[in-house]
Context: one part of a larger RNA
RNA sequence: UGACGGGGGCCUGCACAAGCGGUGGAGUAUGUGGCUCAAUUCGAUUCAACGCGAAGAACCUUACCUGGCCUUGACAUGCACAUAGUAGAAGGGUGAAAGCCUGACGAGGUAGCAAUACCAGUGUGCACAGGUGCUGCAUGGCUGUCGUCAGCUCGUGUCGUGAGAUGUUGGGUUAAGUCCCGCAACGAGCGCAACCCCUGUGUCCUGUUGCCACCCCUUAACUGGGAGCACUCUGGACAGACUGCCUCGCUUCAACGAGGAGGAAGGUGGGGAUGACGUCAAGUCAGUAUGGCCCUUACGGCCAGGGCUGCACACGUACUACAAUGCCCGGCACAAAGGGAAGCAAGAGCGUAAGCUGGAGCAAAUCCCCCAAAACCGGGCCCAGUUCAGAUUGUCGUCUGCAACUCGACGGCAUGAAGCUGGAAUCGCUAGUAAUGGCGCAUCAGCUACGGCGCCGUGAAUACGUUCCCAGGCCUUGUACA
Repeated sequence: UGACGGGGGCCUGCACAAGCGGUGGAGUAUGUGGCUCAAUUCGAUUCAACGCGAAGAACCUUACCUGGCCUUGACAUGCACAUAGUAGAAGGGUGAAAGCCUGACGAGGUAGCAAUACCAGUGUGCACAGGUGCUGCAUGGCUGUCGUCAGCUCGUGUCGUGAGAUGUUGGGUUAAGUCCCGCAACGAGCGCAACCCCUGUGUCCUGUUGCCACCCCUUAACUGGGAGCACUCUGGACAGACUGCCUCGCUUCAACGAGGAGGAAGGUGGGGAUGACGUCAAGUCAGUAUGGCCCUUACGGCCAGGGCUGCACACGUACUACAAUGCCCGGCACAAAGGGAAGCAAGAGCGUAAGCUGGAGCAAAUCCCCCAAAACCGGGCCCAGUUCAGAUUGUCGUCUGCAACUCGACGGCAUGAAGCUGGAAUCGCUAGUAAUGGCGCAUCAGCUACGGCGCCGUGAAUACGUUCCCAGGCCUUGUACA
């Protein structure tokens, strides 16, 4: 100087408390451990691994296993030699395919008048290719975490023999090393804040594909057309918030705090992007790159089938429930954000349905996906393992795809398991949040999505307070630690 303390002081955080909803019990989905296996490929392992890499494992993917094959190789560059019925190739044989054997027919480019030379291609040989083989404790790059915590440092000066200190401590204050005051310090840098994006208000501009107040024609119907750009909206510019104004507190003519006015918005308005010096020899050699080591008729390459989906069990994360603030049936209202050409697909018809037929329109503010659902109105159920719950199983179907046996999703009928609110323990959340309802997208032929990322609807309760648990910041103290 740090680090540590079941030392002290001050302070902060959904850390506790106050509340709301869960997890832990059930069934299922998914990941992991374990076990099994020819193989169940590999990595991730407290927080910070476990719906993680994987934003799509039937084949492919695929790295694993079994079996069949290839050996200058699936791919790159160079050298040497050979090569015109050459390259290519319908077809045939064998085979699970790959491969191997054969093969009618049958080319090309550049220079040159041509002969020919060179190239391309093929073969042989040599250099080499190739490796998801090892080492993340040899590395780059990227990432997680402490933590969006308020810290981490430097120059000069001063102090100290020196390590080092000072500044950065102190008194206030702040979300903040934020600002003010003081001070042997004076300044500065990386962080904080601001500058950036979205959202909340207004003005101007814009006026189609958007809008429909007024007017005209039309229709069963603001249904269609015209006219129009007022309104909504689209998306560009500008304005607006700065403790600017008032009062009070503290008071040093301070920073600041509390309240008020005006305002769409008030004290960082809300959200995002943004992550200092560093810590964990944290993670990744399997994204790519890369040193070293290792394999080279195999640890490389191709193919078929299987496996990654195995199941006594244990754990994590979710979904669905156990019901009456509910379930079922009928009626009826209101979104946002996205996607669409090897695509989205309307009206119509068929089917109980999944879906099928068909194809108008749309490269889309125009057409389509697209009826949002919860809510609301009416009816039924009457507390029961039920008109709750839906696992499991049987059977018949639909769709994608070369192919749904291992191992896809969806529909119909039948079946109707556990489950009556969950022990010890434990998680999230402070407002348009939690809770709850639906919608969309990426990946994608299809899908094991209940996952992930977004969007809008409905919409709470509680915070006395900082004694305690956890994490962190500053000062101080002890130390046989570095």
This is a predicted structure of a 482-nucleotide part of an RNA (small-subunit ribosomal RNA, 3' major domain) from a metagenome. The coordinates come from a structure-prediction model, not an experiment, and the mean pLDDT is 83. The full RNA is in RNAcentral, with records from SILVA.